The part of an RNA shown here (small-subunit ribosomal RNA, 5' domain) has 529 nucleotides and comes from an uncultured prokaryote.
Its mean pLDDT, the model's own confidence on a scale to 100, is 88.
[in-house]
Context: one part of a larger RNA
RNA sequence: GAUGAACGCUGGCGGCAGGCCUAACACAUGCAAGUCGAGCGGCAGCGGGAAGUAGUUUACUACUUUGCCGGCGAGCGGCGGACGGGUGAGUAAUGCUUGGGAAUAUGCCUUAUGGUGGGGGACAACAGUUGGAAACGACUGCUAAUACCGCAUAAUCUCUAAGGAGCAAAGCAGGGGACCUUCGGGCCUUGCGCUAAAAGAUGAGCCUGCGUAAGAUUAGCUUGUUGGUGAGGUAAUGGCUCACCAAGGCGACGAUCUUUAGCUGGUCUGAGAGGAUGAUCAGCCACACUGGAACUGAGACACGGUCCAGACUCCUACGGGAGGCAGCAGUGGGGAAUAUUGCACAAUGGGCGCAAGCCUGAUGCAGCCAUACCGCAUGUGUGAAGAAGGCUUUCGGGUUGUAAAGCACUUUCAGCGAGGAGGAAGGAGUUGUAGUUAAUACCUGCAACUAUUGAUGGUACCUGCAAAAGAAGCACCGGCUAACUCCGUGCCAGCAGCCGCGGUAAUACGGAGGGUGCAAGUAUUAAUC
Repeated sequence: GAUGAACGCUGGCGGCAGGCCUAACACAUGCAAGUCGAGCGGCAGCGGGAAGUAGUUUACUACUUUGCCGGCGAGCGGCGGACGGGUGAGUAAUGCUUGGGAAUAUGCCUUAUGGUGGGGGACAACAGUUGGAAACGACUGCUAAUACCGCAUAAUCUCUAAGGAGCAAAGCAGGGGACCUUCGGGCCUUGCGCUAAAAGAUGAGCCUGCGUAAGAUUAGCUUGUUGGUGAGGUAAUGGCUCACCAAGGCGACGAUCUUUAGCUGGUCUGAGAGGAUGAUCAGCCACACUGGAACUGAGACACGGUCCAGACUCCUACGGGAGGCAGCAGUGGGGAAUAUUGCACAAUGGGCGCAAGCCUGAUGCAGCCAUACCGCAUGUGUGAAGAAGGCUUUCGGGUUGUAAAGCACUUUCAGCGAGGAGGAAGGAGUUGUAGUUAAUACCUGCAACUAUUGAUGGUACCUGCAAAAGAAGCACCGGCUAACUCCGUGCCAGCAGCCGCGGUAAUACGGAGGGUGCAAGUAUUAAUC
């Protein structure tokens, strides 16, 4: 000098960062992943319309009916819950770092090419019956779809004995002139989808060289072990798995075993070489109460999914059930020690959606803490009667000390009042224009105009007001080491980083006065160079 620090004393303001290093201990409560009605049948709730009935104040009120409309609980269906967020237990190599590689798949996205025809049967919701304390079911019946299943079509796809064979799909929404219509629409067009195959991009899986802590008071280790053939399996290579065959493989260039540990960019220190370290931020990995397993899916063997076992907690009608904060807050516990059960989706980003929008403890902000760094203030000038008081004294004085008082001035910051940016880009509506088109419609692009969107926020900033008014401590003073006297104590009480002080004049203990250093801090302790 440096720290994710802690402790003592003290403490005015602001900026900017950081904040459970210990028990990967247990968790009350709330929130952290939803969204789409432009996929579907619908209509529980809210609002509106229409019809009916009743009352009368003859245009209102009440009730009933009706998905007709805005919308929408639950349900079917799609996409997303594999991202984002947390933690570092495990892992000394299935990891990481840096190079190389071939035997792979890749949702959404981009580019370009085709197709999108015609049928069918269900299951929820719902209705009825019924079991259970609950969690949750059972049976019967009805029904829709971008849910599910055949058929057709089929190549630059797959298989092939090279002749052939096989494989897909789904619709929805906006607008509309002719023509047709069973009055639903067909048809045309635009947009969003769906399907097949190709290329790319992105992220992912796999193989491999060098490097990657300590111990030899760990010297031998290994049987799917090492290799081959064949088969299975995987998106894919491979003992990955299996059958058979061979008997190999690794090791003092440290195998095996044990202990410790997430790795890196970096960080701290050092002239460097190096040493120490891996908080925050970023990349990779691993984990999600403990152990195991698969399902779904483009992607998981899945933190807020499923199943089994275990420990623990809770509910129970004792038959049976429910749960998982190493998400954000918060609680108990542990500890020297580490914060609010806050606000907002305004911005950035993510999911869904045509969009409007909804969700988002990611994120943006605020709160707490001198935890670190940085900045500012606590006044400025003048002022000798060198006041009083304190301390000291050789009693003359010296010192505190221009210090104070007094006089003059200023008002940063804090306080009170007025004004007031930027972070806002967009999105919506109207109009114009261009594209598309049969179309002047719809839609899309661009432009103008209009009314708008801020959690922070009583913001930053600027300005007015008043009054020196509200704002200094901590450690040290024997030497190292800047800074000295008096009193008390008397090898006692005590100090101490080292040397060492203290046994009657202690600059070393305790107090006082004075001084020195740093300063909203200052000392100490711990660990590192």